c-di-GMP-I riboswitch aptamer from a soil metagenome, 78 nucleotides, folded computationally. Rfam family: c-di-GMP-I riboswitch aptamer. From the family's description: GEMM was predicted in a large-scale screen for bacterial structured RNA regulatory elements. Gene Ontology term of the family: cyclic-di-GMP binding. The RNAcentral record of the sequence draws on MGnify. Its mean pLDDT, the model's own confidence on a scale to 100, is 84. The model forms 90% of the base pairs in the Rfam consensus.

RNA sequence: GAUAAAGGCAAACCCGUCGUGAGGCGGGGACGCAAAGCCUUGGAUCAGGGCGCAUGCCCUGACAGCCGGGCUGCCGAA
Repeated sequence: GAUAAAGGCAAACCCGUCGUGAGGCGGGGACGCAAAGCCUUGGAUCAGGGCGCAUGCCCUGACAGCCGGGCUGCCGAA
């Protein structure tokens, strides 16, 4: 950051499977993505449990395609 080229990822939904759950993984599938690559002990959100009259608080998890932080990285005309 081009109405370029090469390649990449893959939302919703469906099937299978694991999990109490949020969700994970595999297959199908493409709404999108220039970091939608990896990490995250920041915030948000979500789940399970506990406490409290209550706004809430605590513990343990989930999510990174919500925002931020760290590390790395393909192509590239004018």